[in-house]
Context: one part of a larger RNA
RNA sequence: UGACGGGGGCCCGCACAAGCGGUGGAGCAUGUGGUUUAAUUCGAAGCAACGCGAAGAACCUUACCAGGUCUUGACAUCCCGCUGGCAGGAUAGUAAUGUAUCCGUCCCUUCGGGGCAGUGGAGACAGGUGGUGCAUGGUUGUCGUCAGCUCGUGUCGUGAGAUGUUGGGUUAAGUCCCGCAACGAGCGCAACCCUUACCUUCAGUAGCCAGCACGUAAUGGUGGGCACUCUGGAGGGACUGCCGGGGACAACCCGGAGGAAGGUGGGGACGACGUCAAAUCAUCAUGCCCCUUAUGGCCUGGGCUACACACGUGCUACAAUGGCGUAAACAGAGGGAGGCAGCCCCGCGAGGGUGAGCAAACCCCAAAAAUAACGUCCCAGUUCGGAUUGCAGUCUGCAACUCGACUGCAUGAAGCUGGAAUCGCUAGUAAUCGCGGAUCAGAAUGCCGCGGUGAAUACGUUCCCGGGUCUUGCACA
Numbered sequence: 001u002g003a004c005g006g007g008g009g010c011c012c013g014c015a016c017a018a019g020c021g022g023u024g025g026a027g028c029a030u031g032u033g034g035u036u037u038a039a040u041u042c043g044a045a046g047c048a049a050c051g052c053g054a055a056g057a058a059c060c061u062u063a064c065c066a067g068g069u070c071u072u073g074a075c076a077u078c079c080c081g082c083u084g085g086c087a088g089g090a091u092a093g094u095a096a097u098g099u100a101u102c103c104g105u106c107c108c109u110u111c112g113g114g115g116c117a118g119u120g121g122a123g124a125c126a127g128g129u130g131g132u133g134c135a136u137g138g139u140u141g142u143c144g145u146c147a148g149c150u151c152g153u154g155u156c157g158u159g160a161g162a163u164g165u166u167g168g169g170u171u172a173a174g175u176c177c178c179g180c181a182a183c184g185a186g187c188g189c190a191a192c193c194c195u196u197a198c199c200u201u202c203a204g205u206a207g208c209c210a211g212c213a214c215g216u217a218a219u220g221g222u223g224g225g226c227a228c229u230c231u232g233g234a235g236g237g238a239c240u241g242c243c244g245g246g247g248a249c250a251a252c253c254c255g256g257a258g259g260a261a262g263g264u265g266g267g268g269a270c271g272a273c274g275u276c277a278a279a280u281c282a283u284c285a286u287g288c289c290c291c292u293u294a295u296g297g298c299c300u301g302g303g304c305u306a307c308a309c310a311c312g313u314g315c316u317a318c319a320a321u322g323g324c325g326u327a328a329a330c331a332g333a334g335g336g337a338g339g340c341a342g343c344c345c346c347g348c349g350a351g352g353g354u355g356a357g358c359a360a361a362c363c364c365c366a367a368a369a370a371u372a373a374c375g376u377c378c379c380a381g382u383u384c385g386g387a388u389u390g391c392a393g394u395c396u397g398c399a400a401c402u403c404g405a406c407u408g409c410a411u412g413a414a415g416c417u418g419g420a421a422u423c424g425c426u427a428g429u430a431a432u433c434g435c436g437g438a439u440c441a442g443a444a445u446g447c448c449g450c451g452g453u454g455a456a457u458a459c460g461u462u463c464c465c466g467g468g469u470c471u472u473g474c475a476c477a
Stems, first nucleotide, its partner, number of pairs: 001477002004473002007471007015461002019425005026316008034307002042053002064302007073125001077124002079121006088103005106115003127291002130289003136285002138280003141276001143274001148187006154163003167178003193268004198236007207226002212223003239262001242256005318418001322377005328371001334365003339358002344353003384415001389410007431453007
């Protein structure tokens, strides 16, 4: 000087407390451990691994296993010979690739050859998701959006070092004010960026009958118009600016006015010096080591989907604030051409037929659901719950046996609110309800977004956890 203390002071955080809803019990989904297996590819490991890499394993993917098969190789550069384009097609054969055979078939030219391509040969080499993240780059997690981490000069100290950065206030903040052997500065904080909330202006193939006219069974359907809503460009607006009180007359704090918004208005992006030999050699790059008729390449089939069990994360429930039926209403944000697909017809349905319209404020996906109204059920393992299983189907795809999703009929399991323990959340939040997208042929209860309905509670900081700062002790460095 740090680290540490079941030392002290001050302070903060959904840290506790106050509340609301869960997990832990059930069934299922998914990840992991374990076990099994020819293989169940590999990585991730307290917080910070475990719906994680994977934004999507039937083949492919795929790295694993079994079998078959190739050896300058699936891919790059160079040399020599031969042949001419390449592409493409056919036959035999195979589980399939490989293999064998056939058809087909260039450009320039000074006729020497050259370009390009194929094939054969020789080796240099290719190739490796083989090892080492404890050799590395790059990227990332975490403490933590915590308020800290440092430097120059000066001063003090023999020195390590200190001072500044401590102190009195204050703040979300090393934020600002005052003081001070310090005076300044840098990286952080804040602001500048995006979005949301209000207004003005400009523009108007979505919106409006607002005012006029036409027309209809009805509809901005039409003429016409941009006033309003909206869309998207430009600006304004919030700064403790104003008033009162407190305070060192300071910083700042409390209250008020005006205002759409008030004291960083809400949200996002943004992550200092560093810590964990943290993670990643399987995104990529890369040193060294290793394989080279195989640890490389291709193909078929299997596996990654196994199942006595254990754990994590979720979904659905256990019902009456509910289930079911009938018929009504109100979103936002997105996606669409090898695509989204109205209407109409067929089917109980998944879906099929047809193909209008739309590169989309224009057409389509598209029905929002919870909610409201009416009816029914009457507390029951039930008209709760839907696992499991049987049969019959639909769709995607070369192909749904291993191993897809969905539909109809039948079947109806566990489950009556969950031990010890444990998690999230302070407002348009929790809870609850549906909708969309990426990936994607098909395949979400996951992920990323969107809106609808919409709470309760916070006395307080004694205690648990984490952190900041000053100080003290010291077995540690």

Predicted 3D model of a 477-nucleotide part of an RNA (small-subunit ribosomal RNA, 3' major domain) from an uncultured bacterium. RNAcentral holds the full RNA, with entries from ENA and SILVA. Model confidence (mean pLDDT): 84 of 100.